This is a predicted structure of an 86-nucleotide RNA (transfer RNA) from a Thermoplasmatota archaeon. Its mean pLDDT, the model's own confidence on a scale to 100, is 81.
[in-house]
This record gives sequence, structure tokens and C1' cells, in this order.
RNA sequence: GCUGGGGUAGCCAAGCUCGGUCCACGGCGGCGGUCUCGAAAACCGCUGGUGACAACACCUCAGGAGUUCAAAUCUCCUCCCCAGCG
Repeated sequence: GCUGGGGUAGCCAAGCUCGGUCCACGGCGGCGGUCUCGAAAACCGCUGGUGACAACACCUCAGGAGUUCAAAUCUCCUCCCCAGCG
């Protein structure tokens, strides 16, 4: 340099095929609670970010631009990771 695969919240990871809800699913981890003398395990609740915030509002899928009524999903450019070829 060429080809292929990938980048989603602290970590892992689904969603991409057919673009569609008001909400980006689930697990791990974390926080609080029940239980216990205490802890572990189990169970229950909460858990992307910001605003003092479990309501409410806004924002978020590597970064940027575009298409569209609507983009994590389609197109283009760039960055990074993995594998193969040269």
C1' cells in the first nucleotide's frame, strides 16, 4: 500500500438484513435495601451523560459531513483496533 472484519454508556455485548415508536436490549460491575450476630450467597429496587435532580429537559452509538419527515442502522471523508496479502 491492497483486501476483509470491527469501534455502541465504567467493562462485555444485542440492535445494522426491512431506517420508524415515548424509552439504545441484556449481562458484568456499582449503589441502596431485605435476610444475618456479622459477612457471603440469594432476592428486591436503582444504575449512559449533563443540568444540584429516580420528576422534567437536553445530549449521546470512534470523529465529521451528507441523504431523509425520521439515521447506531444508508452514503462520503478521517482516526483507531484485529486478521490476511504484497
Rfam family: tRNA. The family's RNA type in Rfam is transfer RNA.